The RNA shown here (transfer RNA) has 72 nucleotides and comes from a Candidatus Nanoarchaeia archaeon. It matches the Rfam family "tRNA". The family's RNA type in Rfam is transfer RNA. Its family is annotated with triplet codon-amino acid adaptor activity in the Gene Ontology. The prediction has a mean pLDDT of 83.
[in-house]
RNA sequence: GCUUCAGUAGCUCAGCGGUAGAGCGCAUGCCUAGUAAGCAUGAGGUCGGGAGUUCAAAUCUCUCCUGAAGCU
Numbered sequence: 001g002c003u004u005c006a007g008u009a010g011c012u013c014a015g016c017g018g019u020a021g022a023g024c025g026c027a028u029g030c031c032u033a034g035u036a037a038g039c040a041u042g043a044g045g046u047c048g049g050g051a052g053u054u055c056a057a058a059u060c061u062c063u064c065c066u067g068a069a070g071c072u
Stems, first nucleotide, its partner, number of pairs: 001071007010024004018055001026042005048064005
């Protein structure tokens, strides 16, 4: 230098045009003599940045950034 893949909640990941979700974690309550476990409820996201296409973009296109792998 070229190619491919990935970037979504604190962490690990799903979601592939039509209201952004799960598990774990966190907070609160119930339960317990108390803790853990269990049960219930809740908070937490400008979907890596920018632009384009579209009635509508996390999703499609372009570009940039970061990381991983491969080739030279």